This is a predicted structure of a 346-nucleotide part of an RNA (small-subunit ribosomal RNA, central domain) from an uncultured marine bacterium. The RNAcentral record of the full RNA draws on ENA and SILVA. Its mean pLDDT, the model's own confidence on a scale to 100, is 87.

[in-house]
Context: one part of a larger RNA
RNA sequence: UUGGGUUUAAAGGGUCCGCAGGCGGGAUUCUAAGUCAGUGGUGAAAUCCUACAGCUCAACUGUAGAACUGCCAUUGAUACUGGUAUCCUUGAGUGUAGUUGAAGUAAGUGGAACGUGUUAAGUAGCGGUGAAAUGCAUAGAUAUAACACAGAACACCAAAAGCGAAGGCAGCUUACUAAACUAUUACUGACGCUCAUGGGCGAAAGCGUGGGGAGCGAACAGGAUUAGAUACCCUGGUAGUCCACGCCGUAAACGAUGAUCACUAGCUAUUGGCGACAUAAUGUCAGUGGCAAAGCGAAAGUUUUAAGUGAUCCACCUGGGGAGUACGUUCGCAAGAAUGAAACUC
Numbered sequence: 001u002u003g004g005g006u007u008u009a010a011a012g013g014g015u016c017c018g019c020a021g022g023c024g025g026g027a028u029u030c031u032a033a034g035u036c037a038g039u040g041g042u043g044a045a046a047u048c049c050u051a052c053a054g055c056u057c058a059a060c061u062g063u064a065g066a067a068c069u070g071c072c073a074u075u076g077a078u079a080c081u082g083g084u085a086u087c088c089u090u091g092a093g094u095g096u097a098g099u100u101g102a103a104g105u106a107a108g109u110g111g112a113a114c115g116u117g118u119u120a121a122g123u124a125g126c127g128g129u130g131a132a133a134u135g136c137a138u139a140g141a142u143a144u145a146a147c148a149c150a151g152a153a154c155a156c157c158a159a160a161a162g163c164g165a166a167g168g169c170a171g172c173u174u175a176c177u178a179a180a181c182u183a184u185u186a187c188u189g190a191c192g193c194u195c196a197u198g199g200g201c202g203a204a205a206g207c208g209u210g211g212g213g214a215g216c217g218a219a220c221a222g223g224a225u226u227a228g229a230u231a232c233c234c235u236g237g238u239a240g241u242c243c244a245c246g247c248c249g250u251a252a253a254c255g256a257u258g259a260u261c262a263c264u265a266g267c268u269a270u271u272g273g274c275g276a277c278a279u280a281a282u283g284u285c286a287g288u289g290g291c292a293a294a295g296c297g298a299a300a301g302u303u304u305u306a307a308g309u310g311a312u313c314c315a316c317c318u319g320g321g322g323a324g325u326a327c328g329u330u331c332g333c334a335a336g337a338a339u340g341a342a343a344c345u346c
Base pairs, nucleotide, nucleotide: 004317005316006315007300008299012314014201015200016199017198021194022193023192025088026087027086028085030083031082033081034080035077036076037075038074039073040072041071042070049065050064051063052062053061054060091191092188093187094186095184096183097182098181099180100179103177104176105175106174107173108172109171110154115149116148117147118146119145120144125136126135162169163168206247207246208245209244210243211242215241216240220236221235222234223233258313259312260311261310262309263308266291267290268289269288270287271286272285273284274283295302296301319346320345321344328339329338330337331336
């Protein structure tokens, strides 16, 4: 390079936005750049190929032809691609009327529980385990009642449920912000899809500064267990977990399945609309699940939410180890992240 792949064998970027680039709906006009056809020029010789000939043959050589798939110029063609101009509405977007939800940010607020403190009454144990012990307790614990304070998380509802681009999102109320869907076709008239570089967001842990600290709890200490026990079990317990601002930029960031568009048997459940109605069944649009045909697949399986049939664009893979290492570079306060080999070896 050709070809083949990426759910699980190597391989989909964590996710979205988006410049360049690539690709792009219907009708007509003009153009003739791509494209196609004709003609002319050129495409040195040798080489290659074909035919014939010369060395006794062959290699080799000679003669002729073909070829040189290309380039330039010119004359035409106009279906397709591109460009120009005008128009269209089905893609895309906007409007109007509604609906939906743990979508986001900020502020306020509620009860249960844990803990601590105070008070009351009261006495010898409590706690913990497989069994114990460390621990707590006559300085009055545990259990009980009342009051107060503080921090964190929100039982039931709750669901294969819902929302969000992903990460993720759950007590209640308010304010602000965003989105999707349905109905209507009123408006714009291809305004679209994808996207290297780039930019934003991005669980947990971790880092910086300042707060906060109830419970839980790396590290650590003690008690057990054990041959040992740097563990599993128990008693404590610091960072952390929480808040504000700023970093980090990674995860089995998973549906291990990139985005968009079109098409391709069914059955069933469910969420939000519309429609219909006395009530319902039936219907329809957009999601979310289960089963299953053809097809696909190495099989497991998947199947209108495709891993089926096609189209466009991006990302990635090419035996195992060495290695996501070394070196260099960029980023970071650091931890480290990103990019990313080779020798050697099987």